About this RNA: The RNA shown here (transfer RNA) has 73 nucleotides and comes from a Chloroflexota bacterium.
[in-house]
RNA sequence: GCCCCCAUCGUCUAGUGGACUAGGACAUGGGCCCUUCAAGCCUAAAACAGGGGUUCGAAUCCCCUUGGGGGCA
Numbered sequence: 001g002c003c004c005c006c007a008u009c010g011u012c013u014a015g016u017g018g019a020c021u022a023g024g025a026c027a028u029g030g031g032c033c034c035u036u037c038a039a040g041c042c043u044a045a046a047a048c049a050g051g052g053g054u055u056c057g058a059a060u061c062c063c064c065u066u067g068g069g070g071g072c073a
Base pairs, nucleotide, nucleotide: 001072002071003070004069005068006067007066010026011025012024013023018056028044029043030042031041032040049065050064051063052062053061
């Protein structure tokens, strides 16, 4: 330098054009329970890497950028 893949709550992930407000697990905050802690139960907050395009409609498709991984030279 060229090519391929990936990027979603703090972490791991579901999603493959319209369903509901982007769901789940763990973690975290609050409450219940308990003598206390843990466990258990209830509950809350928390995310689509950035920009542009296509479309009536984009986390999803296309382009660019950024970051990560791999291959060739």
The source organism's lineage runs through Bacteria, Bacillati and Chloroflexota.
The RNAcentral record of the sequence draws on ENA.
The prediction has a mean pLDDT of 81.
It matches the Rfam family "tRNA". From the family's description: Transfer RNA (tRNA) molecules are approximately 80 nucleotides in length. Its family is annotated with triplet codon-amino acid adaptor activity in the Gene Ontology. By type it is a transfer RNA.